[in-house]
RNA sequence: AAAGCCUGCCGGACAGUCGUGGGCGGCAUUCCUGCCGCGCGAGGAAAGUCCGGACUUCACAGGACGCCGUAGCAGCCAACAGCUGCCCGCCGCAAGGCGCGGACCAGAGCAACAGAGACGAGCCGAUUCAGUUCGGGUGAAACGGGCAAUCUCUACGGGAAGCAACACUAAAUAGGCAGCCGAUGACCCUGUCCGGCGAGGCUGCGGGUAAGUGGCUUGAGCCCGGCCGCGAGGCCGGGACUAGACGAAUGACUGUCACUUCCGGGGCAUGCCCCGGAGGAACAAAAUCCGGCUUACAGGCAGGCCUUGUGC
Numbered sequence: 001a002a003a004g005c006c007u008g009c010c011g012g013a014c015a016g017u018c019g020u021g022g023g024c025g026g027c028a029u030u031c032c033u034g035c036c037g038c039g040c041g042a043g044g045a046a047a048g049u050c051c052g053g054a055c056u057u058c059a060c061a062g063g064a065c066g067c068c069g070u071a072g073c074a075g076c077c078a079a080c081a082g083c084u085g086c087c088c089g090c091c092g093c094a095a096g097g098c099g100c101g102g103a104c105c106a107g108a109g110c111a112a113c114a115g116a117g118a119c120g121a122g123c124c125g126a127u128u129c130a131g132u133u134c135g136g137g138u139g140a141a142a143c144g145g146g147c148a149a150u151c152u153c154u155a156c157g158g159g160a161a162g163c164a165a166c167a168c169u170a171a172a173u174a175g176g177c178a179g180c181c182g183a184u185g186a187c188c189c190u191g192u193c194c195g196g197c198g199a200g201g202c203u204g205c206g207g208g209u210a211a212g213u214g215g216c217u218u219g220a221g222c223c224c225g226g227c228c229g230c231g232a233g234g235c236c237g238g239g240a241c242u243a244g245a246c247g248a249a250u251g252a253c254u255g256u257c258a259c260u261u262c263c264g265g266g267g268c269a270u271g272c273c274c275c276g277g278a279g280g281a282a283c284a285a286a287a288u289c290c291g292g293c294u295u296a297c298a299g300g301c302a303g304g305c306c307u308u309g310u311g312c
Stems, first nucleotide, its partner, number of pairs: 001308002004305007012257007020041002023038006043283001047294002050292005055162004062194004067158005072086005087101001088099004102153002107151002109147002119144001123136004166214004176205006188196001222239007259280010
């Protein structure tokens, strides 16, 4: 210098004007609300909702089977299908990447093309007293084996539904009609059975309500330092922290600066700098919270490593 590999990070900044959702304070009020001020207000993935949990309710009563999931060994973690280390296999010259990595001596099933014959033993050619001996093109595999990402077996794990959970308050209001199920046990723990409970339940039509508060955001979380550990991570000390909305806010415009592309001009140390003009700037957006995985992403920064070539 060229071509790669692996990590970590950023993902515009500031000012002005207008706007917007909560909070606090003040003023006005015809009691509906309005105005003013202060402060706060999206992401690295908030996404997909694919795994794992916290939390809540279902009966503080569950059990068996079914069903589903996971799968080298050891560890980390609240937990996991995540992560770390090592082994094995495959790919790559390498850095490194990938994993469909338990068991075919329990049973069943499957095997394209080629080949006479493909899972049951046999078949074909030659040979011998005699299935007695020898050989068999093909094919991944020819008499012993392969496949479990086919069923299955083994080990381990999983009750279900989910913040529209759920709790409380208030209102409608009053529960009306029709059909069906139900003490021969409905509904309820959700596939089945057992066990439990014990009187209502389901559907349709019609009427009404369709509000408020809590849950709700301080967290197995983040940053810095020290110690332990190869590492994932653990322990200790210090520090910072402001969405919580539901017709669901977090925005728009202008200017300056920064980045970057193109055009024109200029300078020199000739691949950099300066000036002027015109553009560009992604993926996407909370909705109970957290740990992961996966996917999307204009442009940019930093670190480590590998191969080849050249120079010293």